[in-house]
The part of an RNA shown here (small-subunit ribosomal RNA, central domain) has 350 nucleotides and comes from a metagenome. RNAcentral holds the full RNA, with entries from SILVA. It matches the Rfam family "Bacterial small subunit ribosomal RNA". Rfam links the family to the GO terms structural constituent of ribosome and ribosome.

Context: one part of a larger RNA
């Protein structure tokens, strides 16, 4: 390579959009590139295989057959794939009317709490721990009351609840804005799926510049503990955490499970909606659709488990794996201000 695989053994790109390419719904008609049948030409010789023969045998040699799995060309077929033409509506998209939502961006605004400042009351402790000490406090702390400042985060509601492609998103109000669901079956008429490259988004930490800084808090200082204690505990505390603009591009970026479509027992919760039933009306109840959970049959699985949200049964497209270490290292390329990222070996060794 062929093959076999990718939840946990090696293996699904962190996630979208999308180029080329690959693949692609129903019916009619045409074509004949693929496809199929037949004819012709060619496919040198040697070699290979089979049969026979010649050297005493073998190797070797000779003759014959087969084969050379291919290519070219002519005739024919038209089911399937492809090409051309036409039609369709179920895939896809649109329209109309409703619906839910921490989806995104901007501006404004609210209360609780911590800290700090000012003032009042008040006096000797407070704080902290397993126990302590460092620390704070007679220059009046802790406690308590009133006023003020500032930053950050939004208790309850909160829910295997919701939204988003993922990262992620939670006080309230307004503005701008993306997606989704249902119903109607009105319009377009295959416009679709996937997606190498490409391009965008992408937690936290980190970086650059300017702001901001309440609380928390790497580093650092001190107190303890301990044989030691560069820790766990305590008292402090700088970067950072926050905002604006720009980088970085990683993660146990996890469902450790790529995307799309179709099919395949049931049961039970929950979210959103529609229809029916019922009612004065609403609830209840029944059915369906879209999500989100649990249990479970067949089937699958090495087992665990998965089981209409599949890891079942199939098709299409992409990514990835191929013993452990060396190593996600070296070298080179690309990217980055840097940190580093990405691509990614070999010797050697078991």
């Nucleotide at each position: 390579c062929u093959g076999g695989g990718c939840g946990u053994a090696a293996a699904g790109c962190g996630c979208g959009c999308g180029u080329a390419g690959g693949c692609g719904g129903a019916c009619c008609u045409u074509u004949a590139a693929g496809u199929u049948g037949g004819g012709g030409g060619u496919g040198a010789a040697a070699u290979c295989u089979c049969a026979a023969g010649g050297c005493u045998u073998a190797a070797c040699c000779u003759u014959g057959a087969a084969a050379c799995u291919g290519c070219c060309u002519c005739c024919a077929a038209a089911a399937c794939u492809g090409g051309g033409g036409g039609u369709c509506u179920u895939g896809a998209g649109g329209u109309a009317u409703g619906g839910a939502g921490a989806g995104g961006g901007a501006a404004g605004u609210g209360g609780a709490a911590u800290u700090c400042c000012u003032g009042g009351u008040g006096u000797a402790g407070c704080g902290g721990u397993g126990a302590a000490a460092u620390g704070c406090g007679u220059a009046g702390a802790u406690a308590u009351c009133a006023g003020g400042a500032g930053g950050a985060a939004c208790a309850c509601c909160c829910g295997u609840g919701g939204c988003g492609a993922a990262g992620g998103c939670g006080g309230c109000u307004u503005c701008c804005u993306g997606g989704c669901c249902a119903u109607a079956u009105c319009c377009u008429g295959a416009c679709g799926c996937u997606g190498a490259g490409g391009u965008g988004c992408g937690a936290a930490a980190g970086c650059u510049a300017g702001g901001g800084g309440a609380g928390c808090g790497a580093a650092c200082g001190g107190g303890a503990u301990u044989a030691g204690a560069u820790a766990c505990c305590c008292c402090g505390g700088u970067a950072g955490u926050c905002c604006u603009a720009g980088c970085c591009g990683u993660a146990a970026a996890c469902g450790a499970u790529g995307g799309a479509u179709a099919c395949u027992a049931g049961g039970u919760g929950u979210u959103a909606g529609u229809g029916g039933u019922a009612u004065c009306g609403a609830c209840c109840c029944c059915a369906c659709u879209a999500g989100u959970g649990c249990c479970g049959c067949a089937g699958c699985u090495a087992a665990c488990g998965c089981a209409a949200u599949a890891a079942g049964u199939a098709u299409c497209c992409c990514g990835c794996c191929u013993g452990g270490g060396g190593a996600g290292u070296a070298c080179g390329g690309c990217c980055g201000c840097a940190a580093g990222g990405u691509u990614g070996a070999a010797a050697c060794u078991c």